[in-house]
RNA sequence: UGCCGAACUAGGUCGGGGAGUUAGGCACUCUCUGUUACCCGAAGUCUAUACGCGGGGACGACAGCCUGGAGAGGUCAACUUAGCCUCUGCAGAGCCUUUGGUGAACGAUGAAACUCUAUCCCCAUGGAUCGGGGUUUCAUUCAACCAGACUCAAAGGAGACUGUUUGGGUGAUUCAUCCGGUGAACCCGCCAGGUCCGGAAGGGAGCACCGGUAACCGGAACUUUCGAUGCUGUGGGGGGACUGGGGUAGAGCGAAUCAUUGGGUAAACUCUGCAGGACGUUAAGCCCGAUUCAGGCAUGUUCGGUA
Repeated sequence: UGCCGAACUAGGUCGGGGAGUUAGGCACUCUCUGUUACCCGAAGUCUAUACGCGGGGACGACAGCCUGGAGAGGUCAACUUAGCCUCUGCAGAGCCUUUGGUGAACGAUGAAACUCUAUCCCCAUGGAUCGGGGUUUCAUUCAACCAGACUCAAAGGAGACUGUUUGGGUGAUUCAUCCGGUGAACCCGCCAGGUCCGGAAGGGAGCACCGGUAACCGGAACUUUCGAUGCUGUGGGGGGACUGGGGUAGAGCGAAUCAUUGGGUAAACUCUGCAGGACGUUAAGCCCGAUUCAGGCAUGUUCGGUA
């Protein structure tokens, strides 16, 4: 003098970065990151020599400074590069066609090609379903209401004629018939009881009930040169690119893309390429940067060991 170990405390450390705040720094809040590494108190303090203040404690020579590398993370704004978006300009392409290359898919469960047909359109004509409309006309006969009017008679009444209407029967005609219900106090028939005339017989008027009719409601059937329809058939014509079905036929065909021949291209639009520019945005760089690595400088006191 160097190295190793132990001890000590005077050097030194007990963090640093970013954002907020501030004229700015510290403190404080949030946040990123590191260490063996703090606790308590107040809310304050300083001026680019700004790196908090007061009290207590810990580590223990660890430090510290300079240069270079790596680097978590960060960045209000600005700069560089590139991309995206957008604008301008120029050029080419887009469409048809000839030839050739490559060639997806399809193809003996049958390619290309030809052909028939359906789907599609027009015209015509049927059906189905639903809805609307309609339910014939005439003759004759019998009975009765009403109106007119003739004859008879002792009351009630009797007989015969004309016309309209209603109902029943028969026949003809028509495509044109049925069922059920309700059903006119002021339509018809029949009229119990009661009532009237009458010596009686018999008869009159006539309510209810009952039977029908007009009308109404519901339904069936038929009919209609009325209509409707996301129904359906047939015939004719048109069209035929796609798709479906059938026939002939017997191995290719062909989307797309590249090149090429000829034609077209006024504008606009789309795409591609080149050049230039603005705003914005994204990413990287630049910048900052905890921490870390290497090197250099530097590295207190005491004791022991060692060279």
This is a predicted structure of a 307-nucleotide RNA (Archaeal signal recognition particle RNA) from a Thermoplasmata archaeon.
It matches the Rfam family "Archaeal signal recognition particle RNA". The family is grouped with related families in Rfam's "SRP clan".
Its mean pLDDT, the model's own confidence on a scale to 100, is 75.